Context: one part of a larger RNA
């Protein structure tokens, strides 16, 4: 390369827009690039395959014939692509209505705990652990009441609940704001997937620069443990956690499971809509959408997937090709740096 593959063996980009490019719904019409087809020329000879002939065979040659799967130019065909014209509406989009959500952003708010400060009671210990030291406390602690000041996270609701493209989102109120989801079926009329590169967002640590600092807390110091303890337990404690702006761009960023689309047995449980029967606080029964469990064909090496597929089948990306050297080296981008991203060889089993 070709071909298999990618949930746990190698292997889905962390997520999403969204430029080329691929692919693309339904019924006519017209075109003939593309596809079929048929004539011509051309496709040099040698070589190659086939049938024959000469050298005593062979190798080697000689002859006929195919073949040279192409290119051209011309005559035709129109199912299928592609063009292009005019149409549809199922797809995909607006529309009206309506409820449901910790979806985003900003501004106020609240009550509970913690530490602190101030007062009051009060007196001798508190803490802390397997024991214990360190540590705090007669300058009055802990405890316990009152008042106060500051940060930081919101218990109960809490739900294999619920929202989001992914990180992720939890007290309450206002304000702004994006999404989905049902019901009408008024509008547009293929407008539609996928999407290299590109653009954007992307925990949690960490970076700059300015605030902030109550807990808790790497580093760091002290008590212990131990043989030793650079540790696990204990008392302490900065960065940092937090806010404003700007950078980092990475994870078990995981459903270890790309995206749409269609079609294939069911059974139960819940979220949020909508019909319809009986009813009153609700129940059957049925349709969209979501999120879970068990479970048939069927897939799988096996586990176990199983209408939320790991099953049929189509598209588009995206990756893998033995194991170690190596996510290393070198070059190159990017980054204040920390790294990042892109990525091999030698040589070895």
């Nucleotide at each position: 390369c070709u071909g298999g593959g990618u949930g746990u063996a190698a292997a889905g980009g962390g997520a999403g827009c969204g430029c080329a490019g691929g692919c693309g719904g339904a019924a006519g019409g017209c075109u003939a690039a593309g596809u079929c087809u048929g004539a011509u020329g051309u496709g040099a000879a040698a070589a190659c395959c086939c049938g024959g002939g000469g050298c005593u065979c062979a190798a080697c040659u000689c002859c006929g014939g195919g073949a040279c799967u192409g290119c051209a130019u011309u005559g035709g065909a129109a199912a299928c692509u592609g063009g292009u014209c005019a149409u549809c509406u199922u797809g995909a989009g607006u529309g009206u209505c309506g409820g449901a959500g910790a979806g985003g952003c900003a501004a106020g708010u609240g009550g509970a705990a913690u530490u602190c400060c101030u007062a009051g009671u009060g007196u001798a210990g508190c803490g802390g652990u397997g024991a214990a030291a360190u540590g705090c406390g007669u300058a009055g602690a802990u405890a316990u009441u009152a008042g106060g000041a500051g940060g930081a996270a919101c218990a109960c609701c809490a739900g294999u609940g619920g929202c989001g493209a992914a990180g992720g989102c939890g007290g309450c109120u206002u304000g702004c704001u994006g999404g989905a989801c049902g019901a009408c079926a008024a509008c547009u009329g293929a407008c539609g997937c996928u999407g290299a590169g590109g653009c954007u967002c992307g925990a949690a640590a960490g970076c700059g620069u300015g605030g902030g600092g109550a807990g808790c807390a790497a580093a760091c110091a002290g008590g212990a443990u131990u043989a030793g303890a650079u540790a696990c337990c204990c008392u302490g404690g900065u960065a940092g956690u937090c806010c404003a702006c700007g950078c980092c761009g990475u994870a078990a960023a995981c459903g270890a499971u790309g995206a749409a689309u269609a079609c294939u047995a069911g059974g139960u449980g819940u979220c949020g809509g909508g019909g319809a029967g009986c009813a009153u606080u609700g129940c059957u029964c049925u349709u969209c959408g979501g999120u879970g469990c068990c479970g048939c064909a069927g897939c799988a090496a096996a586990c176990g997937c199983a209408u939320u597929a790991a099953g049929u089948a189509u598209u588009c990306c995206a990756c893998c090709u033995g194991g170690g050297g190596a996510g290393u080296a070198c070059g190159u981008u990017c980054g204040c740096a920390a790294g990042a991203a892109u990525g091999a060889a030698a040589c070895u089993c």
Model confidence (mean pLDDT): 89 of 100. Predicted 3D model of a 349-nucleotide part of an RNA (small-subunit ribosomal RNA, central domain) from an uncultured bacterium. The full RNA is in RNAcentral, with records from ENA and SILVA. Rfam family: Bacterial small subunit ribosomal RNA.